[in-house]
């Protein structure tokens, strides 16, 4: 340099064009407990960036950025 795969919450995964983006773990608050752990209730937290297609994009297309792999 070229090609392929990949990017959603702190982490691990859902959502195959139509809702308010859904869970688990972790975090915080409350509760329970003599205390801790476990249990119960709740809260916060995300679509890599910029364009395009579309009535509508996490989803399709392009470029760039990050990660992984292959060739040279």
């Nucleotide at each position: 340099g070229c090609c392929c795969c990949u990017g959603u919450a702190a982490c691990u995964u859902a959502a195959u064009g139509g809702a308010u983006a859904a869970a688990g773990u972790a975090g915080c608050u409350c509760u329970c407990u003599u205390c801790u752990a476990a249990g119960g209730a709740g809260c916060a937290a995300a679509u890599g960036u910029a364009g395009g297609u579309u009535c509508g994009a996490u989803c399709c297309c392009u470029a760039c950025c990050g990660g992984g792999g292959g060739c040279a």
Predicted 3D model of a 72-nucleotide RNA (transfer RNA) from a bacterium. Its Rfam family is "tRNA". Rfam classes the family as a transfer RNA. Rfam links the family to the GO term triplet codon-amino acid adaptor activity.